[in-house]
Context: one part of a larger RNA
RNA sequence: GGCGUACGGUGAAUGCCUUGGCGCUAGAAGACGAUGAAGGACGCGAUAAGCUGCGAUAAGCCUCGGGGAGCUGCAAAUGAGCUUUGAUCCGGGGAUGUCCGAAUGGGGAAACCCACGGCGGGUUAUGCCGCCGUAUCACACGCUGAAUACAUAGGCGUGUGAAGGCAACGGAGGGAAGUGAACCAUCUCAGUACCUCCUGGAGAAGAAAACAACAGUGAUUCCGCUAGUAGCGGCGAGCGAACGCGGAAUAGCCCAAACCGGGGUGCUUGCACUCCGGGGUUGUAGGGCCUGUUUGGCCGUAAGGCCGACGAGUCACAAACCAGCACGUUAGUCGAAUGACCUGGAACGGUCGACCAUAGACGGUGAAAGUCCGGUAGGCGAAAACAUGCUGGCUCGUUGGACAGGUUCCUGAGUACCACGGGACACGAGAAAUCCCGUGGGAACCCGCGAGGACCAUCUCGCAAGGCUAAAUACUCUCUAGCGACCGAUAGUGAACCAGUACCGUGAGGGAAAGGUGAAAAGCACCCCUUUUAGGGGAGUGAAAUAGUACCUGAAACCGUAUGCCU
Numbered sequence: 001g002g003c004g005u006a007c008g009g010u011g012a013a014u015g016c017c018u019u020g021g022c023g024c025u026a027g028a029a030g031a032c033g034a035u036g037a038a039g040g041a042c043g044c045g046a047u048a049a050g051c052u053g054c055g056a057u058a059a060g061c062c063u064c065g066g067g068g069a070g071c072u073g074c075a076a077a078u079g080a081g082c083u084u085u086g087a088u089c090c091g092g093g094g095a096u097g098u099c100c101g102a103a104u105g106g107g108g109a110a111a112c113c114c115a116c117g118g119c120g121g122g123u124u125a126u127g128c129c130g131c132c133g134u135a136u137c138a139c140a141c142g143c144u145g146a147a148u149a150c151a152u153a154g155g156c157g158u159g160u161g162a163a164g165g166c167a168a169c170g171g172a173g174g175g176a177a178g179u180g181a182a183c184c185a186u187c188u189c190a191g192u193a194c195c196u197c198c199u200g201g202a203g204a205a206g207a208a209a210a211c212a213a214c215a216g217u218g219a220u221u222c223c224g225c226u227a228g229u230a231g232c233g234g235c236g237a238g239c240g241a242a243c244g245c246g247g248a249a250u251a252g253c254c255c256a257a258a259c260c261g262g263g264g265u266g267c268u269u270g271c272a273c274u275c276c277g278g279g280g281u282u283g284u285a286g287g288g289c290c291u292g293u294u295u296g297g298c299c300g301u302a303a304g305g306c307c308g309a310c311g312a313g314u315c316a317c318a319a320a321c322c323a324g325c326a327c328g329u330u331a332g333u334c335g336a337a338u339g340a341c342c343u344g345g346a347a348c349g350g351u352c353g354a355c356c357a358u359a360g361a362c363g364g365u366g367a368a369a370g371u372c373c374g375g376u377a378g379g380c381g382a383a384a385a386c387a388u389g390c391u392g393g394c395u396c397g398u399u400g401g402a403c404a405g406g407u408u409c410c411u412g413a414g415u416a417c418c419a420c421g422g423g424a425c426a427c428g429a430g431a432a433a434u435c436c437c438g439u440g441g442g443a444a445c446c447c448g449c450g451a452g453g454a455c456c457a458u459c460u461c462g463c464a465a466g467g468c469u470a471a472a473u474a475c476u477c478u479c480u481a482g483c484g485a486c487c488g489a490u491a492g493u494g495a496a497c498c499a500g501u502a503c504c505g506u507g508a509g510g511g512a513a514a515g516g517u518g519a520a521a522a523g524c525a526c527c528c529c530u531u532u533u534a535g536g537g538g539a540g541u542g543a544a545a546u547a548g549u550a551c552c553u554g555a556a557a558c559c560g561u562a563u564g565c566c567u
Stems, first nucleotide, its partner, number of pairs: 001566009015552001016516002020487002022484007029476002032164001039100003042055003046078002050074002061094006070082003105114003115134007136162009169200001170198005180187001184234001210217002221248005231239002252468003255412001259278009283446001285411003288407008296307004308399006321393006328386003332380003338353005354371002356360001362374003417441008427453001448463005503510002523551001526538004
């Protein structure tokens, strides 16, 4: 020196564990904000750096309930206190709530600076202090009021509202490229990502100018088929329906116009415009107007009013509130049943015997507990606030509809449609219908008009150019309950731990590492070595200290001590 063995050091793997994550199910909720939000800054404790809580009333104040013996958060200690006259704690309601932030009196390098008006305090008086108001925009009303006579613009005041935030879902306005086509340009990716605006708990869509095909259906939305079919497509890559069928859920309505009545404005005095009320809402056309027939009561010439009857309703069809009841949410509460012996530090283990069960879910307890604890099954419970439902009050409607005949008054116009240029439709201009824009043309109007995939005829279906509409559908920042052939600390969230922290970057932004003594701190009094509050040896605790806070287990690399063999 090598190989081996034994015992150590270092090191952190592995095993076991879980406070944390991940995914899902059901229900709730999707709240917030000028009555100042979300999010922060700075403060508040006897001692107080951080977190949590709170706001100069500052780890809290008041009140109403729950609860019942301890309490002054994480978090020790000392001190000082509170509490059966019910504290701490839990829940409902309220008060306070500095400064910044939409931030809104003006400014500003956020958490700061400087004001004006009114009222009050203080001062002999000013300075000073406190409270309230003072942003902008929109709408309504009022007062004023130019050039310029009336007027208008403008100015001022009052009232009401808006503004900002929010994970995903939704609608709209814009809108890529990497990629695929084995290149690439039409095409694809994809109307995706992303940007902007806007809304709601959902949103959007929606009551046929729809489909269909000689038979019929009857608003919309979503799901399963139809079907990777018919089609589209440098007919490449690829894109990709509908009819119809089966389900989920179901709900239908209101205007404009004709006509009637009333108000206002303008003036050429009988028109025009406008507002309000009635009327009216459709396609086997409907409505208006006129005539006739037929059906509550009373008053009134009439318009209309009253009673009664009938019907409906606040998620559309008009709209608000109150009361009662029921159920639920936000604290809680009752809740069965085990003994002995053995092992052990400890019994929840073993043996023997017993009991409960509408409860043998789960978690904890010194090892593995139906009967020890919290709970579980099953019951019960709210002063207050809130949600939902029902009933009543309440509100609204009808009281004239129905039928027949006549009249031809109305039924959404720079619209439909056409040309050109684009876009959307599964459909790339194609034979290209349909829908939507831009530019230019430009109808009919019920003896009318649109559609049925160029176009025409026949036939059929429907009635555009106004509007509203629940449910079935989408999502999960969040709350409650539960589940997992999900992870178990290099995993699972980036984050199990004071993490979006430390740290990096001018900035946008990037972004960690880091869990485990023990059942219980019983966390080693006292003695010794040593320069030492380092470390160690005794002693003591403990089942264990090679469990000593650098703490469960403690692999390997690496480093030693001792020893066997070989050289």

Record summary
The prediction has a mean pLDDT of 83. Predicted 3D model of a 567-nucleotide part of an RNA (large-subunit ribosomal RNA, domain I) from a Deltaproteobacteria bacterium. Lineage of the source: Bacteria > Pseudomonadati > Myxococcota > Myxococcia. It matches the Rfam family "Bacterial large subunit ribosomal RNA". The RNAcentral record of the full RNA draws on ENA.